[in-house]
RNA sequence: CGCUGCUCAGAGCAAACUCGGCGAAAGCCGGGGACGCAGAGCUUCGGGGCUACAUCGGACGUUCCGAUACGCCAGCCGGGCCGCCAGC
Numbered sequence: 001c002g003c004u005g006c007u008c009a010g011a012g013c014a015a016a017c018u019c020g021g022c023g024a025a026a027g028c029c030g031g032g033g034a035c036g037c038a039g040a041g042c043u044u045c046g047g048g049g050c051u052a053c054a055u056c057g058g059a060c061g062u063u064c065c066g067a068u069a070c071g072c073c074a075g076c077c078g079g080g081c082c083g084c085c086a087g088c
Base pairs, nucleotide, nucleotide: 002088003087004086005085012037013036017032018031019030020029021028022027035075041081042080043079045078046077047076048073049072050071055067056066057065058064059063
């Protein structure tokens, strides 16, 4: 340096649910909590998914329907960057 995660060490993260906060929502942040994770570290570059305040169109009677990301998901997949231990 490359491949692998069978084995070792010390750690790390934290799904659902729940409490508080932020947000129109998706969702995010903090506490509790562990389903799992060898990159469940970072990054929207490609694909995919979620939401629709505003905007546009329609119905209409002030709400509903449709379209739409500039919002969100890195714990959906791939790519990129950085990194622990061990084996070969």
The RNA shown here (c-di-GMP-I riboswitch aptamer) has 88 nucleotides and comes from Gemmatimonas sp.
Of the family's consensus pairs, 100% are formed in the model.
Taxonomically the source falls in Gemmatimonas (Bacteria, Pseudomonadati, Gemmatimonadota, Gemmatimonadales).
Model confidence (mean pLDDT): 87 of 100.